[in-house]
RNA sequence: GGGGCUAUGGGCCAGUAUGGUAAGCUUCGAGGUUUGGGACUUCGCGACCCAGGUUCAAAUCCUGGUAGCCCCA
Numbered sequence: 001g002g003g004g005c006u007a008u009g010g011g012c013c014a015g016u017a018u019g020g021u022a023a024g025c026u027u028c029g030a031g032g033u034u035u036g037g038g039a040c041u042u043c044g045c046g047a048c049c050c051a052g053g054u055u056c057a058a059a060u061c062c063u064g065g066u067a068g069c070c071c072c073a
Stems, first nucleotide, its partner, number of pairs: 001072007010026003020056001028044005049065005
């Protein structure tokens, strides 16, 4: 210098093909259960790497950038 992949709650991860309420696990908080704890159970809080564009509508499509990993030179 060239190419590929990845980026989503505190942690992990699905959803992107075919644009339309961002699902699940865990952590945390509250309640129930228990003599208490654990386990179980109910509820709650919390996220689309950044900027711009297209669109009625963007995590998803387009452009540029940032960060990480890999390959080639």